[in-house]
RNA sequence: GGGCUCGUGGUCUAAUCCGGCUAUGACGUCGCCUUCGCAAGGCGGAGACUUCGGGUUCAAAUCCCGACGAGUCCA
Repeated sequence: GGGCUCGUGGUCUAAUCCGGCUAUGACGUCGCCUUCGCAAGGCGGAGACUUCGGGUUCAAAUCCCGACGAGUCCA
RNA backbone atom coordinates (compact mmCIF):
# COMPACT_ATOMS: atom_id res chain seq x y z
P G A 1 -0.87 3.50 3.51
O5' G A 1 -0.92 2.78 2.27
C5' G A 1 -0.68 3.37 1.00
C4' G A 1 -0.69 2.24 0.00
C3' G A 1 -1.91 1.36 0.00
O3' G A 1 -3.00 1.91 -0.71
C1' G A 1 0.00 0.00 0.00
P G A 2 -4.50 1.63 -0.30
O5' G A 2 -4.77 0.11 -0.74
C5' G A 2 -4.82 -0.21 -2.12
C4' G A 2 -4.92 -1.71 -2.31
C3' G A 2 -6.09 -2.39 -1.61
O3' G A 2 -7.31 -2.24 -2.33
C1' G A 2 -4.14 -3.61 -1.20
P G A 3 -8.73 -2.33 -1.55
O5' G A 3 -8.89 -3.89 -1.21
C5' G A 3 -9.05 -4.82 -2.26
C4' G A 3 -9.18 -6.22 -1.73
C3' G A 3 -10.26 -6.44 -0.68
O3' G A 3 -11.57 -6.55 -1.24
C1' G A 3 -8.28 -7.49 0.01
P C A 4 -12.83 -6.00 -0.46
O5' C A 4 -12.99 -7.06 0.74
C5' C A 4 -13.28 -8.43 0.46
C4' C A 4 -13.17 -9.28 1.71
C3' C A 4 -14.03 -8.83 2.88
O3' C A 4 -15.37 -9.26 2.76
C1' C A 4 -11.85 -9.28 3.64
P U A 5 -16.54 -8.36 3.43
O5' U A 5 -16.38 -8.59 5.00
C5' U A 5 -16.58 -9.88 5.55
C4' U A 5 -16.21 -9.90 7.03
C3' U A 5 -16.88 -8.85 7.89
O3' U A 5 -18.20 -9.16 8.25
C1' U A 5 -14.58 -8.93 8.38
P C A 6 -19.27 -7.98 8.47
O5' C A 6 -18.77 -7.26 9.80
C5' C A 6 -18.82 -7.91 11.05
C4' C A 6 -17.97 -7.21 12.09
C3' C A 6 -18.45 -5.85 12.55
O3' C A 6 -19.51 -5.91 13.48
C1' C A 6 -16.12 -5.79 12.20
P G A 7 -20.53 -4.64 13.69
O5' G A 7 -19.66 -3.61 14.53
C5' G A 7 -19.12 -3.95 15.79
C4' G A 7 -18.38 -2.78 16.41
C3' G A 7 -19.24 -1.58 16.76
O3' G A 7 -18.73 -0.96 17.94
C1' G A 7 -17.55 -0.93 15.24
P U A 8 -19.32 -1.40 19.33
O5' U A 8 -20.87 -1.06 19.20
C5' U A 8 -21.32 0.28 19.07
C4' U A 8 -22.74 0.41 19.54
C3' U A 8 -23.01 -0.01 20.98
O3' U A 8 -22.69 1.02 21.89
C1' U A 8 -24.65 -0.95 19.56
P G A 9 -21.77 0.69 23.13
O5' G A 9 -22.78 0.64 24.37
C5' G A 9 -22.28 0.51 25.72
C4' G A 9 -23.03 1.48 26.63
C3' G A 9 -22.62 1.39 28.08
O3' G A 9 -22.59 2.70 28.63
C1' G A 9 -24.95 0.97 27.88
P G A 10 -21.17 3.46 28.71
O5' G A 10 -20.32 2.53 29.70
C5' G A 10 -18.97 2.89 30.04
C4' G A 10 -18.28 1.73 30.75
C3' G A 10 -18.24 0.43 29.94
O3' G A 10 -17.17 0.40 29.04
C1' G A 10 -18.99 0.00 32.17
P U A 11 -17.37 -0.38 27.64
O5' U A 11 -17.32 -1.90 28.04
C5' U A 11 -16.13 -2.50 28.54
C4' U A 11 -16.35 -3.99 28.74
C3' U A 11 -16.96 -4.75 27.58
O3' U A 11 -16.01 -5.09 26.57
C1' U A 11 -18.08 -5.32 29.57
P C A 12 -16.49 -5.15 25.02
O5' C A 12 -17.40 -6.46 24.95
C5' C A 12 -16.82 -7.75 25.09
C4' C A 12 -17.88 -8.82 25.24
C3' C A 12 -18.89 -8.92 24.11
O3' C A 12 -18.38 -9.58 22.96
C1' C A 12 -20.03 -9.03 26.16
P U A 13 -18.96 -9.16 21.50
O5' U A 13 -20.53 -9.45 21.59
C5' U A 13 -21.01 -10.76 21.61
C4' U A 13 -22.50 -10.82 21.91
C3' U A 13 -23.44 -10.31 20.83
O3' U A 13 -23.64 -11.27 19.81
C1' U A 13 -24.14 -9.49 22.95
P A A 14 -24.23 -10.82 18.36
O5' A A 14 -25.80 -10.72 18.64
C5' A A 14 -26.54 -11.89 18.95
C4' A A 14 -28.01 -11.57 19.10
C3' A A 14 -28.68 -10.88 17.91
O3' A A 14 -28.99 -11.79 16.89
C1' A A 14 -29.36 -9.87 19.94
P A A 15 -28.94 -11.31 15.34
O5' A A 15 -29.99 -10.11 15.28
C5' A A 15 -31.39 -10.37 15.38
C4' A A 15 -32.16 -9.07 15.44
C3' A A 15 -31.99 -8.14 14.26
O3' A A 15 -32.83 -8.50 13.17
C1' A A 15 -31.83 -6.91 16.28
P U A 16 -32.22 -9.19 11.85
O5' U A 16 -31.35 -7.99 11.22
C5' U A 16 -31.99 -6.81 10.75
C4' U A 16 -31.05 -6.02 9.87
C3' U A 16 -30.41 -6.80 8.71
O3' U A 16 -30.26 -5.92 7.62
C1' U A 16 -28.72 -5.93 10.09
P C A 17 -31.36 -6.10 6.42
O5' C A 17 -30.96 -7.48 5.75
C5' C A 17 -29.74 -7.62 5.03
C4' C A 17 -29.43 -9.08 4.79
C3' C A 17 -30.48 -9.84 3.99
O3' C A 17 -30.28 -9.67 2.59
C1' C A 17 -29.86 -11.10 5.90
P C A 18 -31.56 -9.68 1.63
O5' C A 18 -32.62 -8.73 2.31
C5' C A 18 -33.62 -8.06 1.51
C4' C A 18 -34.81 -7.71 2.35
C3' C A 18 -34.50 -6.97 3.66
O3' C A 18 -35.54 -6.04 3.93
C1' C A 18 -35.64 -8.97 4.14
P G A 19 -35.46 -4.57 3.41
O5' G A 19 -35.49 -3.68 4.74
C5' G A 19 -34.53 -3.89 5.77
C4' G A 19 -34.68 -2.84 6.83
C3' G A 19 -36.07 -2.69 7.43
O3' G A 19 -35.95 -2.31 8.80
C1' G A 19 -35.41 -0.69 6.40
P G A 20 -36.91 -3.16 9.86
O5' G A 20 -38.09 -2.14 10.19
C5' G A 20 -37.79 -0.86 10.74
C4' G A 20 -39.04 -0.19 11.25
C3' G A 20 -40.05 -1.11 11.86
O3' G A 20 -40.67 -0.47 12.97
C1' G A 20 -41.05 0.06 10.06
P C A 21 -40.05 -0.75 14.45
O5' C A 21 -41.39 -0.86 15.32
C5' C A 21 -42.33 0.20 15.31
C4' C A 21 -43.14 0.17 16.59
C3' C A 21 -42.33 0.21 17.87
O3' C A 21 -43.06 0.94 18.87
C1' C A 21 -43.58 -1.78 17.82
P U A 22 -42.70 2.47 19.08
O5' U A 22 -41.47 2.38 20.09
C5' U A 22 -40.59 3.51 20.27
C4' U A 22 -39.73 3.35 21.50
C3' U A 22 -38.90 2.05 21.55
O3' U A 22 -37.68 2.30 22.25
C1' U A 22 -40.35 2.16 23.41
P A A 23 -36.37 2.45 21.40
O5' A A 23 -35.64 1.03 21.59
C5' A A 23 -36.10 -0.13 20.91
C4' A A 23 -34.95 -1.09 20.68
C3' A A 23 -34.21 -1.51 21.95
O3' A A 23 -34.85 -2.58 22.59
C1' A A 23 -32.66 -0.88 20.26
P U A 24 -35.00 -2.71 24.19
O5' U A 24 -34.74 -4.24 24.51
C5' U A 24 -35.55 -5.24 23.90
C4' U A 24 -34.84 -6.57 23.87
C3' U A 24 -34.14 -6.99 25.15
O3' U A 24 -35.04 -7.50 26.12
C1' U A 24 -32.73 -7.40 23.30
P G A 25 -34.69 -7.29 27.69
O5' G A 25 -33.59 -8.39 27.99
C5' G A 25 -33.90 -9.76 27.91
C4' G A 25 -32.64 -10.61 27.81
C3' G A 25 -31.68 -10.49 28.97
O3' G A 25 -32.08 -11.28 30.08
C1' G A 25 -30.47 -10.35 26.96
P A A 26 -31.60 -10.85 31.57
O5' A A 26 -30.05 -11.29 31.61
C5' A A 26 -29.72 -12.65 31.49
C4' A A 26 -28.21 -12.83 31.34
C3' A A 26 -27.37 -12.18 32.43
O3' A A 26 -27.28 -12.97 33.61
C1' A A 26 -26.47 -11.63 30.34
P C A 27 -27.18 -12.25 35.03
O5' C A 27 -25.69 -11.67 35.06
C5' C A 27 -24.58 -12.54 35.02
C4' C A 27 -23.29 -11.77 34.78
C3' C A 27 -22.98 -10.68 35.80
O3' C A 27 -22.46 -11.16 37.03
C1' C A 27 -22.59 -9.89 33.61
P G A 28 -22.85 -10.38 38.39
O5' G A 28 -22.28 -8.91 38.20
C5' G A 28 -20.88 -8.68 38.17
C4' G A 28 -20.56 -7.26 37.76
C3' G A 28 -21.10 -6.17 38.65
O3' G A 28 -20.31 -5.97 39.81
C1' G A 28 -21.53 -5.61 36.41
P U A 29 -21.03 -5.55 41.22
O5' U A 29 -21.71 -4.13 40.93
C5' U A 29 -20.90 -3.01 40.66
C4' U A 29 -21.77 -1.80 40.34
C3' U A 29 -22.84 -1.48 41.37
O3' U A 29 -22.30 -0.77 42.49
C1' U A 29 -23.77 -1.41 39.22
P C A 30 -22.89 -1.10 43.96
O5' C A 30 -24.27 -0.31 43.99
C5' C A 30 -24.30 1.09 43.89
C4' C A 30 -25.73 1.60 43.79
C3' C A 30 -26.70 1.06 44.83
O3' C A 30 -26.58 1.68 46.09
C1' C A 30 -27.70 0.97 42.70
P G A 31 -26.97 0.83 47.42
O5' G A 31 -28.56 0.79 47.41
C5' G A 31 -29.32 1.97 47.53
C4' G A 31 -30.80 1.69 47.34
C3' G A 31 -31.40 0.60 48.22
O3' G A 31 -31.67 1.03 49.53
C1' G A 31 -32.12 0.32 46.00
P C A 32 -31.66 0.01 50.74
O5' C A 32 -32.97 -0.88 50.54
C5' C A 32 -34.26 -0.30 50.62
C4' C A 32 -35.33 -1.25 50.15
C3' C A 32 -35.40 -2.58 50.89
O3' C A 32 -36.08 -2.48 52.15
C1' C A 32 -35.52 -2.97 48.57
P C A 33 -35.72 -3.47 53.33
O5' C A 33 -36.29 -4.89 52.84
C5' C A 33 -37.69 -5.10 52.65
C4' C A 33 -37.97 -6.48 52.10
C3' C A 33 -37.41 -7.62 52.92
O3' C A 33 -38.22 -7.94 54.04
C1' C A 33 -36.96 -7.99 50.62
P U A 34 -37.54 -8.34 55.43
O5' U A 34 -36.87 -9.75 55.16
C5' U A 34 -37.66 -10.88 54.83
C4' U A 34 -36.79 -12.03 54.34
C3' U A 34 -35.64 -12.41 55.25
O3' U A 34 -36.06 -13.25 56.33
C1' U A 34 -34.86 -12.24 53.03
P U A 35 -35.75 -12.81 57.87
O5' U A 35 -34.20 -13.12 57.97
C5' U A 35 -33.70 -14.44 57.88
C4' U A 35 -32.21 -14.49 58.08
C3' U A 35 -31.68 -13.72 59.28
O3' U A 35 -31.83 -14.45 60.50
C1' U A 35 -30.37 -13.22 57.38
P C A 36 -32.35 -13.68 61.83
O5' C A 36 -31.11 -12.75 62.22
C5' C A 36 -31.28 -11.69 63.16
C4' C A 36 -29.93 -11.14 63.55
C3' C A 36 -29.04 -10.75 62.40
O3' C A 36 -29.32 -9.45 61.92
C1' C A 36 -27.80 -12.07 63.94
P G A 37 -29.39 -9.23 60.31
O5' G A 37 -27.87 -9.39 59.84
C5' G A 37 -26.90 -8.45 60.22
C4' G A 37 -25.51 -8.92 59.86
C3' G A 37 -25.31 -9.29 58.40
O3' G A 37 -25.06 -8.14 57.59
C1' G A 37 -24.40 -10.96 59.79
P C A 38 -25.54 -8.23 56.04
O5' C A 38 -24.52 -9.24 55.37
C5' C A 38 -23.15 -8.92 55.24
C4' C A 38 -22.35 -10.10 54.75
C3' C A 38 -22.76 -10.69 53.40
O3' C A 38 -22.28 -9.94 52.30
C1' C A 38 -22.38 -12.44 54.94
P A A 39 -23.16 -9.91 50.96
O5' A A 39 -23.05 -11.40 50.42
C5' A A 39 -21.81 -11.90 49.91
C4' A A 39 -21.89 -13.38 49.67
C3' A A 39 -22.93 -13.83 48.64
O3' A A 39 -22.45 -13.71 47.31
C1' A A 39 -23.09 -15.18 50.57
P A A 40 -23.52 -13.30 46.12
O5' A A 40 -24.52 -14.53 46.05
C5' A A 40 -24.07 -15.80 45.58
C4' A A 40 -25.13 -16.86 45.82
C3' A A 40 -26.50 -16.59 45.23
O3' A A 40 -26.56 -16.93 43.85
C1' A A 40 -26.76 -17.21 47.48
P G A 41 -27.45 -16.01 42.87
O5' G A 41 -28.95 -16.13 43.44
C5' G A 41 -29.62 -17.38 43.41
C4' G A 41 -30.94 -17.30 44.16
C3' G A 41 -31.91 -16.23 43.67
O3' G A 41 -32.61 -16.64 42.51
C1' G A 41 -31.77 -16.12 46.00
P G A 42 -33.09 -15.54 41.41
O5' G A 42 -34.28 -14.78 42.16
C5' G A 42 -35.47 -15.48 42.50
C4' G A 42 -36.43 -14.57 43.26
C3' G A 42 -36.74 -13.24 42.59
O3' G A 42 -37.72 -13.36 41.58
C1' G A 42 -36.23 -12.86 44.86
P C A 43 -37.68 -12.43 40.30
O5' C A 43 -38.12 -11.00 40.85
C5' C A 43 -39.42 -10.81 41.39
C4' C A 43 -39.57 -9.42 41.98
C3' C A 43 -39.18 -8.27 41.08
O3' C A 43 -40.18 -7.94 40.13
C1' C A 43 -38.25 -7.93 43.21
P G A 44 -39.73 -7.34 38.70
O5' G A 44 -39.18 -5.88 39.06
C5' G A 44 -40.09 -4.87 39.50
C4' G A 44 -39.36 -3.69 40.07
C3' G A 44 -38.48 -2.88 39.11
O3' G A 44 -39.21 -2.04 38.26
C1' G A 44 -37.34 -3.20 41.14
P G A 45 -38.54 -1.56 36.87
O5' G A 45 -37.40 -0.54 37.31
C5' G A 45 -37.72 0.67 37.95
C4' G A 45 -36.49 1.43 38.36
C3' G A 45 -35.56 1.89 37.27
O3' G A 45 -36.05 3.04 36.59
C1' G A 45 -34.30 1.05 39.09
P A A 46 -35.60 3.32 35.07
O5' A A 46 -34.10 3.84 35.22
C5' A A 46 -33.81 5.04 35.93
C4' A A 46 -32.31 5.20 36.11
C3' A A 46 -31.50 5.19 34.84
O3' A A 46 -31.48 6.46 34.21
C1' A A 46 -30.49 3.77 36.43
P G A 47 -31.59 6.54 32.61
O5' G A 47 -30.20 5.93 32.15
C5' G A 47 -28.98 6.55 32.49
C4' G A 47 -27.82 5.65 32.16
C3' G A 47 -27.77 5.14 30.74
O3' G A 47 -27.23 6.11 29.84
C1' G A 47 -27.39 3.36 32.22
P A A 48 -28.08 6.56 28.56
O5' A A 48 -27.44 5.73 27.35
C5' A A 48 -26.04 5.83 27.08
C4' A A 48 -25.67 5.11 25.80
C3' A A 48 -26.44 5.57 24.55
O3' A A 48 -25.87 6.73 24.00
C1' A A 48 -26.31 3.19 24.63
P C A 49 -26.90 7.98 23.65
O5' C A 49 -27.95 7.29 22.68
C5' C A 49 -27.62 7.01 21.34
C4' C A 49 -28.83 6.66 20.52
C3' C A 49 -28.78 7.17 19.11
O3' C A 49 -28.06 6.30 18.24
C1' C A 49 -30.87 7.71 20.08
P U A 50 -27.02 6.96 17.28
O5' U A 50 -25.93 5.79 17.16
C5' U A 50 -25.09 5.48 18.27
C4' U A 50 -24.64 4.02 18.18
C3' U A 50 -24.20 3.56 16.80
O3' U A 50 -23.11 2.65 16.94
C1' U A 50 -25.98 2.21 17.55
P U A 51 -22.00 2.59 15.83
O5' U A 51 -21.12 3.86 16.14
C5' U A 51 -20.55 4.08 17.45
C4' U A 51 -19.40 5.04 17.33
C3' U A 51 -19.66 6.24 16.43
O3' U A 51 -20.33 7.27 17.12
C1' U A 51 -17.61 5.24 15.84
P C A 52 -21.46 8.16 16.33
O5' C A 52 -20.60 9.10 15.38
C5' C A 52 -19.69 10.04 15.93
C4' C A 52 -18.92 10.75 14.82
C3' C A 52 -19.76 11.30 13.69
O3' C A 52 -20.37 12.54 14.01
C1' C A 52 -17.93 10.13 12.80
P G A 53 -21.79 12.94 13.33
O5' G A 53 -21.41 13.26 11.81
C5' G A 53 -20.62 14.38 11.50
C4' G A 53 -20.30 14.42 10.02
C3' G A 53 -21.46 14.32 9.06
O3' G A 53 -22.19 15.52 8.92
C1' G A 53 -19.75 12.92 8.33
P G A 54 -23.78 15.48 8.55
O5' G A 54 -23.82 14.97 7.05
C5' G A 54 -23.36 15.80 5.99
C4' G A 54 -23.20 15.04 4.69
C3' G A 54 -24.47 14.47 4.07
O3' G A 54 -25.24 15.45 3.41
C1' G A 54 -22.78 12.85 3.99
P G A 55 -26.87 15.18 3.26
O5' G A 55 -26.99 13.96 2.26
C5' G A 55 -26.56 14.08 0.91
C4' G A 55 -26.64 12.78 0.16
C3' G A 55 -28.02 12.17 0.02
O3' G A 55 -28.77 12.77 -1.03
C1' G A 55 -26.50 10.50 0.66
P U A 56 -30.37 12.83 -0.91
O5' U A 56 -30.83 11.30 -1.08
C5' U A 56 -30.61 10.61 -2.30
C4' U A 56 -31.10 9.19 -2.20
C3' U A 56 -32.53 9.02 -1.73
O3' U A 56 -33.45 9.21 -2.78
C1' U A 56 -31.13 7.50 -0.58
P U A 57 -34.76 10.17 -2.57
O5' U A 57 -35.66 9.36 -1.51
C5' U A 57 -36.16 8.06 -1.84
C4' U A 57 -36.73 7.39 -0.63
C3' U A 57 -37.71 8.19 0.19
O3' U A 57 -39.00 8.20 -0.39
C1' U A 57 -36.18 7.12 1.63
P C A 58 -39.90 9.56 -0.31
O5' C A 58 -40.27 9.70 1.21
C5' C A 58 -40.91 10.88 1.72
C4' C A 58 -41.44 10.64 3.11
C3' C A 58 -40.45 10.02 4.07
O3' C A 58 -39.58 10.98 4.66
C1' C A 58 -42.48 8.85 4.19
P A A 59 -38.05 10.67 4.82
O5' A A 59 -38.04 9.51 5.92
C5' A A 59 -38.44 9.76 7.26
C4' A A 59 -38.55 8.48 8.04
C3' A A 59 -37.29 7.64 8.11
O3' A A 59 -36.41 8.08 9.13
C1' A A 59 -39.12 6.25 7.55
P A A 60 -34.83 8.08 8.84
O5' A A 60 -34.47 6.53 8.79
C5' A A 60 -34.73 5.70 9.94
C4' A A 60 -33.58 4.72 10.15
C3' A A 60 -32.25 5.38 10.49
O3' A A 60 -31.50 4.50 11.34
C1' A A 60 -32.02 4.18 8.49
P A A 61 -31.68 4.68 12.94
O5' A A 61 -30.51 3.77 13.52
C5' A A 61 -29.16 4.17 13.39
C4' A A 61 -28.23 2.98 13.42
C3' A A 61 -28.23 2.14 12.14
O3' A A 61 -27.31 2.66 11.20
C1' A A 61 -28.49 0.73 14.03
P U A 62 -27.77 2.67 9.59
O5' U A 62 -28.08 1.15 9.23
C5' U A 62 -27.07 0.15 9.36
C4' U A 62 -27.67 -1.22 9.08
C3' U A 62 -28.22 -1.40 7.66
O3' U A 62 -27.95 -2.73 7.21
C1' U A 62 -29.95 -1.75 9.24
P C A 63 -26.76 -2.94 6.15
O5' C A 63 -27.29 -2.17 4.84
C5' C A 63 -28.09 -2.81 3.86
C4' C A 63 -28.32 -1.90 2.66
C3' C A 63 -27.12 -1.08 2.21
O3' C A 63 -26.24 -1.87 1.41
C1' C A 63 -29.02 0.32 2.33
P C A 64 -24.65 -1.53 1.46
O5' C A 64 -24.50 -0.16 0.66
C5' C A 64 -24.82 -0.10 -0.71
C4' C A 64 -24.61 1.29 -1.24
C3' C A 64 -23.27 1.94 -0.91
O3' C A 64 -22.24 1.49 -1.78
C1' C A 64 -25.00 3.47 -0.47
P C A 65 -20.75 1.41 -1.20
O5' C A 65 -20.28 2.93 -1.11
C5' C A 65 -20.18 3.72 -2.27
C4' C A 65 -19.81 5.15 -1.94
C3' C A 65 -18.61 5.31 -1.02
O3' C A 65 -17.35 5.17 -1.70
C1' C A 65 -20.35 6.72 -0.30
P G A 66 -16.13 4.59 -0.90
O5' G A 66 -15.69 5.81 0.03
C5' G A 66 -15.20 7.01 -0.53
C4' G A 66 -15.10 8.11 0.50
C3' G A 66 -14.23 7.82 1.71
O3' G A 66 -12.84 7.96 1.44
C1' G A 66 -16.25 8.77 2.42
P A A 67 -11.79 7.12 2.29
O5' A A 67 -11.83 7.80 3.73
C5' A A 67 -11.47 9.16 3.88
C4' A A 67 -11.73 9.62 5.30
C3' A A 67 -11.07 8.81 6.39
O3' A A 67 -9.69 9.12 6.56
C1' A A 67 -13.32 9.21 6.97
P C A 68 -8.67 8.00 7.07
O5' C A 68 -9.07 7.74 8.59
C5' C A 68 -8.99 8.79 9.54
C4' C A 68 -9.60 8.36 10.86
C3' C A 68 -9.11 7.06 11.43
O3' C A 68 -7.85 7.18 12.08
C1' C A 68 -11.45 7.11 11.57
P G A 69 -6.87 5.94 12.05
O5' G A 69 -7.55 4.87 13.03
C5' G A 69 -7.73 5.16 14.41
C4' G A 69 -8.59 4.13 15.08
C3' G A 69 -8.14 2.69 14.95
O3' G A 69 -7.06 2.35 15.82
C1' G A 69 -10.46 2.82 14.56
P A A 70 -6.09 1.15 15.44
O5' A A 70 -6.98 -0.16 15.65
C5' A A 70 -7.42 -0.53 16.95
C4' A A 70 -8.26 -1.79 16.91
C3' A A 70 -7.62 -2.98 16.20
O3' A A 70 -6.69 -3.67 17.01
C1' A A 70 -9.86 -2.72 15.49
P G A 71 -5.51 -4.49 16.28
O5' G A 71 -6.23 -5.78 15.67
C5' G A 71 -6.85 -6.72 16.54
C4' G A 71 -7.61 -7.74 15.73
C3' G A 71 -6.83 -8.48 14.68
O3' G A 71 -6.05 -9.55 15.21
C1' G A 71 -8.89 -7.79 13.77
P U A 72 -4.67 -9.93 14.52
O5' U A 72 -5.09 -10.60 13.13
C5' U A 72 -5.83 -11.81 13.11
C4' U A 72 -6.32 -12.11 11.72
C3' U A 72 -5.25 -12.17 10.62
O3' U A 72 -4.55 -13.40 10.59
C1' U A 72 -7.08 -10.88 9.87
P C A 73 -3.05 -13.43 10.06
O5' C A 73 -3.19 -13.36 8.48
C5' C A 73 -3.79 -14.42 7.76
C4' C A 73 -4.07 -14.02 6.34
C3' C A 73 -2.88 -13.57 5.51
O3' C A 73 -2.10 -14.66 5.02
C1' C A 73 -4.66 -12.08 5.17
P C A 74 -0.52 -14.45 4.68
O5' C A 74 -0.54 -13.52 3.39
C5' C A 74 -1.02 -13.98 2.16
C4' C A 74 -1.01 -12.89 1.11
C3' C A 74 0.32 -12.19 0.88
O3' C A 74 1.21 -12.95 0.07
C1' C A 74 -1.40 -10.58 1.01
P A A 75 2.77 -12.81 0.32
O5' A A 75 3.12 -11.33 -0.18
C5' A A 75 2.97 -10.99 -1.54
C4' A A 75 3.17 -9.51 -1.75
C3' A A 75 4.50 -8.94 -1.24
O3' A A 75 5.57 -9.17 -2.14
C1' A A 75 2.73 -7.55 -0.56
A computed fold for a 75-nucleotide RNA from a Candidatus Woesearchaeota archaeon, annotated as transfer RNA. Rfam family: tRNA. By type it is a transfer RNA. Rfam's curators write: Transfer RNA (tRNA) molecules are approximately 80 nucleotides in length.